Context: one part of a larger RNA
RNA sequence: GGGUGAAUGCUGGCGGUAUGGAUAAGGCAUGCAAGUCAAGGGGCCGCAAGGCACCGGCAGACGAGGUAGUAAUAGGUAGGAACGUACCCGGAAGUCGUGCACAGCUCGUCGAAAGGCGGGGUAAUUCACGAUAUUGUCGCAAGAUGAAAGAUUUAUCGCUUCCGGAGCGGCCUGCUGUGUAUCAGCUAGUUGGUAAGGUAAUGGCUUACCAAGGCUAUGACGCAUAGGGGAGCUGAGAGGCUGACCCCCACCGAUCGGACUGAGACACGGCCGAUACUCCUACGGGAGGCUGCAGCCGAGAAUAUUCGACAAUGGGCGAAAGCCUGAUCGAGCGAUACCGCGUGGUGGAUGAAGUGCUUCGGCACGUAAACAUCUUUUAUGAGGGACGAAGUUAUUGACGGUACCUCAUGAAUAAGGGGCUCCUAACUCUGUGCCAGCAGGAGCGGUAAUACAGAGGCCCCAAGCAUUACCC
Numbered sequence: 001g002g003g004u005g006a007a008u009g010c011u012g013g014c015g016g017u018a019u020g021g022a023u024a025a026g027g028c029a030u031g032c033a034a035g036u037c038a039a040g041g042g043g044c045c046g047c048a049a050g051g052c053a054c055c056g057g058c059a060g061a062c063g064a065g066g067u068a069g070u071a072a073u074a075g076g077u078a079g080g081a082a083c084g085u086a087c088c089c090g091g092a093a094g095u096c097g098u099g100c101a102c103a104g105c106u107c108g109u110c111g112a113a114a115g116g117c118g119g120g121g122u123a124a125u126u127c128a129c130g131a132u133a134u135u136g137u138c139g140c141a142a143g144a145u146g147a148a149a150g151a152u153u154u155a156u157c158g159c160u161u162c163c164g165g166a167g168c169g170g171c172c173u174g175c176u177g178u179g180u181a182u183c184a185g186c187u188a189g190u191u192g193g194u195a196a197g198g199u200a201a202u203g204g205c206u207u208a209c210c211a212a213g214g215c216u217a218u219g220a221c222g223c224a225u226a227g228g229g230g231a232g233c234u235g236a237g238a239g240g241c242u243g244a245c246c247c248c249c250a251c252c253g254a255u256c257g258g259a260c261u262g263a264g265a266c267a268c269g270g271c272c273g274a275u276a277c278u279c280c281u282a283c284g285g286g287a288g289g290c291u292g293c294a295g296c297c298g299a300g301a302a303u304a305u306u307c308g309a310c311a312a313u314g315g316g317c318g319a320a321a322g323c324c325u326g327a328u329c330g331a332g333c334g335a336u337a338c339c340g341c342g343u344g345g346u347g348g349a350u351g352a353a354g355u356g357c358u359u360c361g362g363c364a365c366g367u368a369a370a371c372a373u374c375u376u377u378u379a380u381g382a383g384g385g386a387c388g389a390a391g392u393u394a395u396u397g398a399c400g401g402u403a404c405c406u407c408a409u410g411a412a413u414a415a416g417g418g419g420c421u422c423c424u425a426a427c428u429c430u431g432u433g434c435c436a437g438c439a440g441g442a443g444c445g446g447u448a449a450u451a452c453a454g455a456g457g458c459c460c461c462a463a464g465c466a467u468u469a470c471c472c
Base pairs, nucleotide, nucleotide: 001472002471003470004469006468007467008466009465010464013341014340015339016338017337018336019334020333026297027296028295030294031293032292035058036057037056040055041054043052044051045050065252066251067250075176076175077174078173079172080171083169084168085167088165089164090163091162092161093160094159095158096130097129098128099127105120106119107118108117109116110115136145137144138143150157151156178224179223180222185215186214187213190212191211192210193209194208195207196206197205227249228248229247230246231242232241233240234239254275255274256273257272258271277288278287279286280285305331307330308329309328313327314325315324316323317322344374345373346372347371354365355364356363357362379409380408381407382406383405384404388399416461417460418459419458420457421442422441423440427456428455429454430453431452437444438443
């Protein structure tokens, strides 16, 4: 000198664009954040329009948040072979025939509640069985085996099987990947083989048996610290430091463990168990998980609204209309940062008053003010008024009567902070008297202090200016 997600002190006019819980992955009141489909089904309510719970389907594995763990099954990069894939696209073939249940419903019953239990009976794109099998699977072959679901306004949407694609994902390998030797030895599923199991798939992934291996001063093992990258800051560069916002990847969801469903999870707003904590209770038993958006308490130097809208973009469901969407788009708050604008322009000397200094002559503040005249950025008021809307017509804007345009009023609404011994731009007076105090370093102060305090003047920056902390 530059930088920061900053904080603190003094001060503070406006706009735009960004950005804002870095500490306690501490605890959370309240509301909202994931639903949708009535054109799969039976039913209930209703005069109708329409509505409702249930079964069923798809979606809740995305999006949103956080960085606790992780030093390598992470990340980055370059490759590889033994895999999967709902929705989407292309192609081929098919969509035949039966049956058993269970919700809702009804009857009874238990419980304070949460919630159950028993009997009866019912539909389906629910479930099961049979048939068929193009190219699927097993097999050398013969052969064996494997499927479907309908709705209907007749226009379509579906369903099943196979092949291929796209995108996505799982797995493996090389290189890279913080510090520490005051961590030197580590390892028994350990290292390899055979066989089996398991998986979508390779593999000690698991198990049995066999062998005794494997890693290590090119740092194993341990300990400490830490999410990684694109990038950011600085620097001439090499490098050093950082990993906020945004994007990619990984991991996490009170803590620990587990599986279920599913194309996909071992699942933030799903399930089960255990633990701690909080709440309800009729004491028998139950309920909960903001590291979603707001908001509260706590701790802290410190970080915002319990806002509006689905208008746009995107997502889920749906044939569609549409519904949902704290994703998102916007508004609010904070000089937190960057950028832009303003706080007026011109004239005005008798150099007014006042204040400070003075060699008492005067000098400075100073064209500064007053005064005259001009302008209206800004401000205030009034009128008009968008783009963003795709989609030919009609309809559709939260932001917002906002931006912007025009007119009116009137200099009207708007300047401070730090410094002035040297480093370092800027000097005098008064007070104080090694006191009170200053201070980044050197150092000032003990009676003439340009260094303390006040004042006048001056210097630097400016809606900011300083200080503190940290990085180059």